[in-house]
Context: one part of a larger RNA
């Protein structure tokens, strides 16, 4: 190399976009590059193959022979691939209309709770726990009434096995802007699939600058518990959490399941759409779930495939050393990406 694999044993890139490369629907022509056939030429000998001979046999040695494969030349074939011409509409896309949803961005607004402050009422406790204490309160707390300010959050219900988004993720209301799916019609006419490099997005924590800081809360302080307690419990509490602009680029970024296309027996829900004057909706389309036939699997299970096939990419090759070292690139740093070996078992 061939071969074997990647849900759970090693192995699917976090997700998208995407020049190159690889692959590519359907009808009829042309060409004859690949491909196929025939003939010739060349490919030192040996080896290999066939057949014979010689050492007693074998190994071994020797003679003869041609095939295959490859190179080139000539002639032919045209099924498939390539190239090329003219078409087609099913793949793909565009436009218009309808319609759906926590899809995204910005702005404005609202609501409950909480904390703080002010004023009134009120008087000795409040708070907290398994029990306590630290804490707080006669400088008038807690409770209660009224008012004000502030930042965060979007509670209960709707609500979900539901919906949307490429993934990360997205749940108060309104407006504006942007994107997308689905259905129908018309149009373009293969414009497609995948995708190394590159580019973009990417939870939380973290970093930089400027704001903000109600609640919560790493660190830190105190009180308990305990043999000790660096913890669990309690009282406090700073970064942070929030906003803007950048950086960072990780995750059990999981369906532990790459993307695309076609095919494969049924049943039961849910979401959206669909016949036209209105209503009903057997049926149909697009999704999303559950149970299962065939089939697959080591089994569990899968059956929206982990079945049957095709195309392209990524990745795996005993455990540890090692999400490491060195080097390179990136980063303000933290660190990230790429990625060994000795040795050991």
């Nucleotide at each position: 190399c061939u071969g074997g694999g990647c849900g759970u044993a090693a192995a699917g890139g976090g997700c998208g976009u995407g020049a190159a490369g690889g692959u590519g629907g359907u009808a009829c022509g042309g060409u004859a590059c690949g491909u196929u056939u025939u003939a010739g030429u060349a490919u030192a000998a040996a080896u290999a193959c066939u057949u014979a001979a010689g050492c007693a046999u074998a190994a071994c040695u020797u003679g003869a022979g041609g095939u295959a494969a490859u190179u080139c030349u000539a002639a032919a074939a045209u099924a498939c691939g390539g190239c090329u011409g003219u078409g087609c509409u099913u793949g793909a896309g565009u436009u218009u209309a309808u319609c759906u949803g926590a899809a995204g961005a910005a702005a404005a607004u609202u609501g409950u709770a909480c904390u703080u402050c002010u004023a009134g009422u009120g008087u000795a406790g409040a708070g907290g726990u398994g029990a306590a204490a630290u804490u707080u309160g006669c400088a008038a707390a807690a409770a209660u009434u009224a008012g004000a300010a502030g930042g965060a959050c979007a509670g209960u219900c709707u609500g979900c096995g539901g919906g949307c988004g490429a993934a990360a993720g997205c749940g108060a209301u309104u407006u504006u802007c942007u994107a997308a799916a689905a259905u129908a019609a018309a149009c373009u006419g293969a414009c497609a699939c995948u995708a190394u490099a590159g580019c973009g997005c990417g939870a939380a924590a973290g970093c930089a600058u400027a704001g903000g800081u109600a609640g919560c809360a790493a660190a830190c302080g105190g009180g308990a518990u305990u043999a000790g307690a660096g913890a669990c419990c309690c009282c406090g509490g700073u970064a942070g959490u929030c906003u803007a602009u950048g950086c960072a680029g990780u995750g059990a970024c999981c369906g532990a399941u790459g993307a695309a296309u076609a095919c494969u027996a049924a049943a039961u829900g849910c979401u959206c759409u669909u016949a036209u004057c209105c209503g009903u909706a057997a049926g149909a389309g697009a999704g999303u779930a559950u149970u299962u036939a065939a089939g697959c699997u080591a089994a569990c299970g899968c059956g929206u495939a982990a079945g049957u096939a095709u195309u392209c990419c990524g990745c795996c090759u005993g455990g540890g050393a090692a999400c490491u070292a060195c080097a390179a690139c990136c980063g303000c740093a933290a660190g990230g990406u790429u990625c060994a070996a000795a040795c050991u078992u």
A computed fold for a 345-nucleotide part of an RNA from Chthonomonas sp. UBA2785, annotated as small-subunit ribosomal RNA, central domain.
The coordinates come from a structure-prediction model, not an experiment, and the mean pLDDT is 83.